[in-house]
RNA sequence: CUCUUAUCGUGAGCUGGCUGAGGGACUGGCCCUUUGACGCCCGGCAACCAUGUGCAUGCCUUUUCAAACAGGCUGCGCAACGGUGCUAAUUCCUGCAGAGACAUGUGUAUUUCGUCCCUGAGUGAUGAGAG
Numbered sequence: 001c002u003c004u005u006a007u008c009g010u011g012a013g014c015u016g017g018c019u020g021a022g023g024g025a026c027u028g029g030c031c032c033u034u035u036g037a038c039g040c041c042c043g044g045c046a047a048c049c050a051u052g053u054g055c056a057u058g059c060c061u062u063u064u065c066a067a068a069c070a071g072g073c074u075g076c077g078c079a080a081c082g083g084u085g086c087u088a089a090u091u092c093c094u095g096c097a098g099a100g101a102c103a104u105g106u107g108u109a110u111u112u113c114g115u116c117c118c119u120g121a122g123u124g125a126u127g128a129g130a131g
Stems, first nucleotide, its partner, number of pairs: 001131008013042001016041003022032003026095001028093002043087003048083002051079006058073004096120003100116003
């Protein structure tokens, strides 16, 4: 870098330390920011992976006449010493497609434009696995 897969409306310092001007991926918005952004350290949150552990009974294995015990898988929890991650705003909103409501405009039109709302996709991010 590419592919697969899961998750993304919860939570986490409105007096912690260093630094000092930008930041929120991109578009258009709208925001945050010298009352100190981004970043780093510390703290915290969470529980994806790993680990430990409780319960459940379903399955499998071993043993057996049969079971129990034991081990493994599965489901639901708990813990948080390890590997990541996260720590303004729903992935901040939006971009594509579809449904609906309201309003505007026109000689007419199953047209156009605007606002709101819903669903799905896309984009992006993170974990795990593979190349």

The RNA shown here (SAM riboswitch aptamer (S box leader)) has 131 nucleotides and comes from Brevibacillus fluminis.
Lineage of the source: Bacteria > Bacillota > Bacilli > Paenibacillaceae > Brevibacillus.
The model forms 97% of the base pairs in the Rfam consensus.
Model confidence (mean pLDDT): 77 of 100.